Small-subunit ribosomal RNA from a Bacteroidales bacterium, 1530 nucleotides, folded computationally. It was read from a public genome assembly. Its Rfam family is "Bacterial small subunit ribosomal RNA".
RNA sequence: AAAUAUACAAUGAAGAGUUUGAUCCUGGCUCAGGAUGAACGCUAGCGGCAGGCUUAACACAUGCAAGUCGAGGGGCAGCGAGGAUAGCAAUAUCUGUCGGCGACCGGCGCAAGGGUGCGUAACGCGUGAGCAACAUGCCUGUAACAGGAGGAUAACCCGUCGAAAGACGGACUAAUAUUCCAUAAGACUUUAUUAAGGCAUCUUGAUGAAGUAAAAGUUUCGAUGGUUACAGAUUGGCUCGCGUAACAUUAGUUAGUUGGUAGGGUAACGGCCUACCAAGGCAACGAUGUUUAGGGGUUCUGAGAGGAAGAUCCCCCACACUGGGACUGAGACACGGCCCAGACUCCUACGGGAGGCAGCAGUGAGGAAUAUUGGACAAUGGGCGGAAGCCUGAUCCAGCCAUGCCGCGUGCAGGAAGACGGUCCUAUGGAUUGUAAACUGCUUUUGUAUGGGAGCAAUAAUGGCCACGUGUGGUCAGAUGAGAGUACUAUACGAAUAAGCAUCGGCUAACUCCGUGCCAGCAGCCGCGGUAAUACGGAGGAUGCGAGCGUUAUCCGGAUUUAUUGGGUUUAAAGGGUGCGUAGGCGGCUAUGUAAGUCAGCGGUGAAAUUUUGCAGCUUAACUGUAAGACUGCCGUUGAUACUGUGUAGCUAGAAAGUAGAUGAAGUGGUCGGAAUGUGUGGUGUAGCGGUGAAAUGCAUAGAUAUCCCACAGAAUAUCGAUAGCGAAGGCAGGCCACUAAACUACCUUUGACGCUGAGGCACGAAAGUGUGGGGAUCAAACAGGAUUAGAUACCCUGGUAGUCCACACUGUAAACGAUGAUAACUAGUUGUCGGCGAUAUAGUGUCGGUGACCAAGCGAAAGCGAUAAGUUAUCCACCUGGGGAGUACGACCGCAAGGUUGAAACUCAAAGGAAUUGACGGGGGCCCGCACAAGCGGAGGAACAUGUGGUUUAAUUCGAUGAUACGCGAGGAACCUUACCCGGGCUCGAACGGCUAUGGAAUAUGAUAGAGAUAUUGUAGUCAGCAAUGACUGUAGUCGAGGUGCUGCAUGGUUGUCGUCAGCUCGUGCCGUGAGGUGUCGGCUUAAGUGCCAUAACGAGCGCAACCCUUGUUGUUAGUUGCCAUCGAGUAAAGUCGGGGACUCUAACGAGACUGCCAGCGUAAGCUGUGAGGAAGGGGGGGAUGACGUCAAAUCAGCACGGCCCUUACGUCCGGGGCGACACACGUGUUACAAUGGGGGGUACAGAGGGCCGCUACCUGGUGACAGGAUGCCAAUCUCGAAAACCUCUCUCAGUUCGGAUCGGAGUCUGCAACUCGACUCCGUGAAGUUGGAUUCGCUAGUAAUCGCGCAUCAGCCAUGGCGCGGUGAAUACGUUCCCGGGCCUUGUACACACCGCCCGUCAAGCCAUGGGAGCUGGGGGUGCCUGAAGUUCGUAACCGCAAGGGGCGACCUAGGGCAAAACCGGUGACUGGGGCUAAGUCGUAACAAGGUAGCCGUACCGGAAGGUGUGGCUGGAACACCUCCUUU
Repeated sequence: AAAUAUACAAUGAAGAGUUUGAUCCUGGCUCAGGAUGAACGCUAGCGGCAGGCUUAACACAUGCAAGUCGAGGGGCAGCGAGGAUAGCAAUAUCUGUCGGCGACCGGCGCAAGGGUGCGUAACGCGUGAGCAACAUGCCUGUAACAGGAGGAUAACCCGUCGAAAGACGGACUAAUAUUCCAUAAGACUUUAUUAAGGCAUCUUGAUGAAGUAAAAGUUUCGAUGGUUACAGAUUGGCUCGCGUAACAUUAGUUAGUUGGUAGGGUAACGGCCUACCAAGGCAACGAUGUUUAGGGGUUCUGAGAGGAAGAUCCCCCACACUGGGACUGAGACACGGCCCAGACUCCUACGGGAGGCAGCAGUGAGGAAUAUUGGACAAUGGGCGGAAGCCUGAUCCAGCCAUGCCGCGUGCAGGAAGACGGUCCUAUGGAUUGUAAACUGCUUUUGUAUGGGAGCAAUAAUGGCCACGUGUGGUCAGAUGAGAGUACUAUACGAAUAAGCAUCGGCUAACUCCGUGCCAGCAGCCGCGGUAAUACGGAGGAUGCGAGCGUUAUCCGGAUUUAUUGGGUUUAAAGGGUGCGUAGGCGGCUAUGUAAGUCAGCGGUGAAAUUUUGCAGCUUAACUGUAAGACUGCCGUUGAUACUGUGUAGCUAGAAAGUAGAUGAAGUGGUCGGAAUGUGUGGUGUAGCGGUGAAAUGCAUAGAUAUCCCACAGAAUAUCGAUAGCGAAGGCAGGCCACUAAACUACCUUUGACGCUGAGGCACGAAAGUGUGGGGAUCAAACAGGAUUAGAUACCCUGGUAGUCCACACUGUAAACGAUGAUAACUAGUUGUCGGCGAUAUAGUGUCGGUGACCAAGCGAAAGCGAUAAGUUAUCCACCUGGGGAGUACGACCGCAAGGUUGAAACUCAAAGGAAUUGACGGGGGCCCGCACAAGCGGAGGAACAUGUGGUUUAAUUCGAUGAUACGCGAGGAACCUUACCCGGGCUCGAACGGCUAUGGAAUAUGAUAGAGAUAUUGUAGUCAGCAAUGACUGUAGUCGAGGUGCUGCAUGGUUGUCGUCAGCUCGUGCCGUGAGGUGUCGGCUUAAGUGCCAUAACGAGCGCAACCCUUGUUGUUAGUUGCCAUCGAGUAAAGUCGGGGACUCUAACGAGACUGCCAGCGUAAGCUGUGAGGAAGGGGGGGAUGACGUCAAAUCAGCACGGCCCUUACGUCCGGGGCGACACACGUGUUACAAUGGGGGGUACAGAGGGCCGCUACCUGGUGACAGGAUGCCAAUCUCGAAAACCUCUCUCAGUUCGGAUCGGAGUCUGCAACUCGACUCCGUGAAGUUGGAUUCGCUAGUAAUCGCGCAUCAGCCAUGGCGCGGUGAAUACGUUCCCGGGCCUUGUACACACCGCCCGUCAAGCCAUGGGAGCUGGGGGUGCCUGAAGUUCGUAACCGCAAGGGGCGACCUAGGGCAAAACCGGUGACUGGGGCUAAGUCGUAACAAGGUAGCCGUACCGGAAGGUGUGGCUGGAACACCUCCUUU
């Protein structure tokens, strides 16, 4: 030191939501808990115990809250009794005689109890001490005493004044009222002697002397009271230590102030007061000032430490309408006393008076808010009294209030047809409400009714008994209950009388439907609501608590979010710019003393209540009682001495000094160079120079630039030069000299802890800036001009002033940065370098101090730091506590100014932020690919026409598609239909379909009339099946379903486009990381490819790639018709025409074939290269189908389907006509051309793939022709539809033509019910624009482009020049990847994540909010000076009164209050004004984030609508890389 065991003690500690696309961290906000003197909303059965003006110390009507004693007194108004008189009664009068007693004198009490918290920051309170500096009524004990004498006065009586309150005068009188004399044990004062003690003054004792002051009676004879003194007890007074708010944007304050002497005053000390003297006292350990506040026990919370509070109860203080003052008294400067002043209220006869609920009730007011004008002295307690007793709103009770805590109840058991009803659903049914109800049985707390009925009561007076010490004690008896007929209890009745509130998105337990539609509303935070809301409102259901439940307010907690316990400061908020140093804090080794801190024992105190535990009492509990514990504190005392402190004596390891050495851009001053620049004079020399992306301004023929010589000026010091050096920091660079300072090394010589840190303080402190005076070469804010630009107050250019430089003096700030305070110690290594020392060898490890890099452990949120720590410790200082407002305002200090330092609040937001991750993006980088560019060929853009779109028009021009990825697209066929649009005419079970009911008719076929038609009317033919019921079909009437191309593609399915046929997108396990995530998938090579190989903390796998599929290119086998025809035969004008054949072609099924397999080179391999071989084909042979995870809320509700909403005699449906085809114009896609590589005429040849019976049609006839009339073959390898360019030949000869064919006229053909709007085709005639197309732009890399025709779908026909296919002819070019576009991978930056179409800054404009300044106006408290000054104490005093004592009067001092004056401080308000904050869609720009398009930022100065720009110095918290330099490797 660790582990385990045992013993003792302790019962105590929870989190969540919210910053992000996601993560970790920092950090705030919010919630869950507990509490309350509460209030509000909804609701409410009972009891017990508590509590109840937190606001206006606002004002108060009325009643009550302090009296009592006749045993102190004189008396007797009123009451009762007795007596007397009037003959009795009634009645009247008299009588202090008795009971008693108003008022009066006197005694005691009224200073307690009760209320409130204004004031007070204080010895006020708490705690502990002290008084040798004090008082103490009533009570207790002890000792002594009470003898004489006197004069008044109230009441009563008589008068006077006054409205009243009251006052005054006269006369009489008593006392336990009062005065005087005597006495003095003891006391007090003075003084003398002496002894003892203590704490400085002193105290105590003993013995003397002198002086001073007393008293009261009553009596029932028991007693009680009086005076003096001492002592006790109790209560108070005073003093001190310690503790007890905020603000320093309050730093100085104080004149009786601090002390002394003397006196006065007090119960007592004291500047408490006065005079004089001195000049002190307090203060950064916070004086003074301002603001706030009664303090404590305790209460709430908390694990605790703490934090907050100070209701009820207890202790202390202060106050009593406001201010002042004294009197009386033991005690007051007195809540229900006095005087004065003031404000207010009331009475009044106007002259004067009265009053004080912060006592109990109560009223008004204020307020969110807080009760009865109750009962009783029965108990407890108090006052007086001998006592009875009286008084007592203290107290005990009751009343009101869910205000709180606690307890009880509203029933219990059974009961499934899982009833009815409600709600919901996937709805013939199910789920839920729910054993819930009904129903059956039971119980009776509570309730109602009727009875009984406490305890709280002890004893007083008085009487009896006992004891003895004879008036005391004990004991027994003994009146008295407000609450209250209450608590409790008995009986009867009967489930009878009794449940609500809040919530249900997450936090947080509990979910559905309807309504609403960013509205109404909710919300504690995050956030819900824009047509499917578990978030609003209602309903059903559920959850929580329950006579309550929620909300609001406040406090603590959670919050370790002020951190003592228990936080931080590189980048999140936070290290002072740097040093020196005062106070303070902390401090090396040894010995010894002391014992202040510290530790232990003991003693005192820490009131009670409260809290904790045990026990007990109310039926339980709350509540109460009792005992213990606790009160963690303070004081005293006795010990201990390790540590700290302190004293003493030492030491050398810290520190400093010394000697020697050596170092460096360290500082200050002086002096001397060379290069460059500019200027000047002169020479040479000629037309430009200069500058830029390109230009221009500027300079230059008056000679520039260039060049040469000379001269001058000022500033800066190339190379060396460096991850070098020095300095505390700022900072420091040519050479030399002088002066100054410093760290370092070696020696271990000296001192002996002399040290570290450092609030205030002092000094230094880049750049810019300021002042004065110089200087002025360069550069260069401002400014001017030129450019750029939409603008350009900028970037670029030409000039250019302050300034840049020097001296002196200010300023005092920077990204003053290592964003990292100083000092000391400890904790693995590796490798550079600078300055010393040592060694130079057999080196067995070098050492000290700096300065770099990489890393172990450890730390860190991570990035990273890592002996130069951001590790582990210690000491001291500074600083931080969400973002914004704001480093702003005000104040203060500093400054010449600019400004600096210090430094808030209101208000506002739920974030702001750090690091890292994945993406996306970059006017970042690297690598790679693609008809992406380049190289080519042909087009588009110009013309005419076709077609689609926009726009416009219209009754309608239906709808959709809109960058790429809409625009010959949906539409692969708009004359009617289609058709959805418009106009008009009709229908309403409806145009179609299904079910049911009733009724009629067969169905069906075919006419007529009216009409535009739908439709209506009507006729003819027909007369179904079945025995019937009825059925099939159909009409009418009714009903249940209809119908909608109406809306929402942002509710959806399905389908589709695009990135993109790009090579990517992921997973399992493992590993790394706290985590999001990463790895794999990166790197090197390779590929069309994440294709493969190598490497590798990864190993494998999946969807994609490739392959498998179709087609085409070669070939084999099989098969041989409708295809083919070499051989044999037949036959024709000819022809596979026929017999036949399977050879060939072909057809169509199955195979083969190509794999870098072989060769050479390169390469580890994969693979690449080759005019290689072979082969029909060679490195994916060509083409197609095939489209990963996902993106674009991409497209489509009008293809279809479908949720929701909407219409229902219409938004449905039928019909006729019109429109979708309009036409100044704009765009897209095409066709035809502009001609000779061509046009026209004639001749001749060769495909493939498809189609065909309402069809394709050979062939014949007619027509110039479209076509018509006949006719035949073919349901197709059989018949049929069919090439053009090409080739041959003739002509045209470069022109608006023999090019081109639009447009228009005429005549026709065909389809169709119908070609007017609005079809195609044919013939004849007409013959427009156009002569190769601006900027720009599209396609294509081989059977491709280009060019030529053919077919098909749709379709009656066709507006097809479109679309989809087919074959014929058949090129050119690619050096290459710098650039444009798109994409992939890696990397980098990011303030983006709706992801750059992002984010975001400032002015201006609008609205709202709080705030600063502001001429002033106004209010408040406090202080100062002057004037005045009541009551009252004290003092003085001649006249008056009194014999005197004394009184009156007058005066003085002081003061409350009042007035005047000048200042300071703090509020309110204020025209106007400054900035700030907030607010879905305002204006101007685009500053920042990417190299943000001029890297950004900091300080400073100037300028500018604004962000901002520029100068100067600094920082990296800047990207990128070529050159240069350095390093490493070969």